[in-house]
RNA sequence: CAGGUCGGUCGGGCGAUCGCUGCUCGGCGGCGCAAGUCGGCGAUGCAGAGGAAAGUCCGCACUCCAUAGGGCGCGGCGCCGGGUAACACCCGGGGCGGGGCGACCCGCCGGACAGGGCCACAGAAAAAAACCGCCUGCGCCUUCUUCGGGAGGCUGCAGGUGAGGGUGAAAAGGCGGUGUAAGAGACCACCGGCGCGCCUGGCAACAGGCGCGGCCAGGCAACCCCCGCCGGGAGCAAGGCCAAGCAGGCGCGUGAGAAGUAAUUCCGGGAGGCGGCCCGUCUCCCUGGCUUGCAGGCAACUGCAGGCCUGAAGCGCCGGGUAGGCCGCUAGAGCCGGAUGGAGACAUCCGGUCGAGAGAGAUGAUCGCCGGAACGGGUGCAAACUCGUUCUACAGAAUGCGGCUUAUAGACCGGCCUGGAUA
Numbered sequence: 001c002a003g004g005u006c007g008g009u010c011g012g013g014c015g016a017u018c019g020c021u022g023c024u025c026g027g028c029g030g031c032g033c034a035a036g037u038c039g040g041c042g043a044u045g046c047a048g049a050g051g052a053a054a055g056u057c058c059g060c061a062c063u064c065c066a067u068a069g070g071g072c073g074c075g076g077c078g079c080c081g082g083g084u085a086a087c088a089c090c091c092g093g094g095g096c097g098g099g100g101c102g103a104c105c106c107g108c109c110g111g112a113c114a115g116g117g118c119c120a121c122a123g124a125a126a127a128a129a130a131c132c133g134c135c136u137g138c139g140c141c142u143u144c145u146u147c148g149g150g151a152g153g154c155u156g157c158a159g160g161u162g163a164g165g166g167u168g169a170a171a172a173g174g175c176g177g178u179g180u181a182a183g184a185g186a187c188c189a190c191c192g193g194c195g196c197g198c199c200u201g202g203c204a205a206c207a208g209g210c211g212c213g214g215c216c217a218g219g220c221a222a223c224c225c226c227c228g229c230c231g232g233g234a235g236c237a238a239g240g241c242c243a244a245g246c247a248g249g250c251g252c253g254u255g256a257g258a259a260g261u262a263a264u265u266c267c268g269g270g271a272g273g274c275g276g277c278c279c280g281u282c283u284c285c286c287u288g289g290c291u292u293g294c295a296g297g298c299a300a301c302u303g304c305a306g307g308c309c310u311g312a313a314g315c316g317c318c319g320g321g322u323a324g325g326c327c328g329c330u331a332g333a334g335c336c337g338g339a340u341g342g343a344g345a346c347a348u349c350c351g352g353u354c355g356a357g358a359g360a361g362a363u364g365a366u367c368g369c370c371g372g373a374a375c376g377g378g379u380g381c382a383a384a385c386u387c388g389u390u391c392u393a394c395a396g397a398a399u400g401c402g403g404c405u406u407a408u409a410g411a412c413c414g415g416c417c418u419g420g421a422u423a
Base pairs, nucleotide, nucleotide: 001419002418003417004416005415006414007413008412009411010410012370013369014368015367016366017365018364020048021047022046023045024043025042026041028039029038030037031036050394054405055404057403058402059401060400061399062235063234064233065232074231075230076229077228078227079093080092081091082090083089094109095108096107097106098105099104110226111225115224116223117220118219119218131165132164133161134160135159136158137157138156139154140153141152142151143150144149173191174190176188177187178186192216193215194213195212196211197210198209199208200207201206239327240326241325242324248318249317250316251315252314263291265299266289267288268286269285270284271283272282273281274280275279290306294311295310296309297308298307334353335352336351337350338349339348340347341346371392372391373390374389375388376387377386378385379384
């Protein structure tokens, strides 16, 4: 220098005009004694999307509902250690399989000896298998015979055999020998796998070594299942609050205040009786207090009138939901910087900082200038300068947070790998 690989950062800048949302002010008006509050209007004022705000796929916070404990059922997760509020996330490590010369990348991960089920097509057979073949015995046929039997055949029967052929992704370890009627881990040596024991290293997953055991009977658990761990449900349209009004319900419904008269039912006070007492009730008393100001009905007693019931106006209290308004609502597992610990994810401490809060849902539109990239042209030894064209992404809050996944023009930084050149 070229090509690659991994990790990280950013993802346009300045200004003008007209608008939008929130805050803060100003002023006008309404309500209120006031503090304030509400509704318009206004402003040289301040703030106003993201790395993914997205998909809504995981995990939480928060809220309401349900809930004694426990179990059944259902769902999720599953190598080991660590991180975290938690996770299916992250960090570090292990094993297996695959790709690349390499840096590095991709995929998978409890149990198949608890049990059930399944294994396309092909094939006899897909789990403890006999189609062909091979071998033995019997039967039958042919032939030879020294008459004992031998050899060959069968579209016969019974059995043995996983060596050979063929099918398949996969056929019951490989290879050589012993052995046998033929064969076969049936037995033996070596190799491979599995299991068990011990030693070494490691927290562990696991790795390495030694020894023993013929244990060698496949695969699928994202089919059921078994083991371990976790999980109650619904979601900010959660949920809470509020003035006035409405349906409706309850209570009061003539006041114990003023003037005058009288007074038995009212109120207050006093005395006595009764009931255990507080207290209630009955009788009696008072120069005591007022009331006797809606309509209808019923009383006791009486010369008349305070009692009781019903109702009207009126008054007071309660009053669900919807709509409306307010809260929830943005100060938080926050962000930035530094130090320390750690291999890292991350943790602790110190300092600084406040950065949208709508509710049919604001963050927009139109311009000007400057950038950035690619390609082409010109000047130039080069660096560079300049002109033209094109491009300048994906996208957009809605309770908040941690992740994952997906989309993304372009730019920058660092580690490493391969090739080339120069010193």
A computed fold for a 423-nucleotide RNA from an Anaerolineales bacterium, annotated as Bacterial RNase P class A. Model confidence (mean pLDDT): 75 of 100. Its Rfam family is "Bacterial RNase P class A". Rfam links the family to the GO terms tRNA processing, dimeric ribonuclease P complex and ribonuclease P activity. The family's RNA type in Rfam is ribozyme.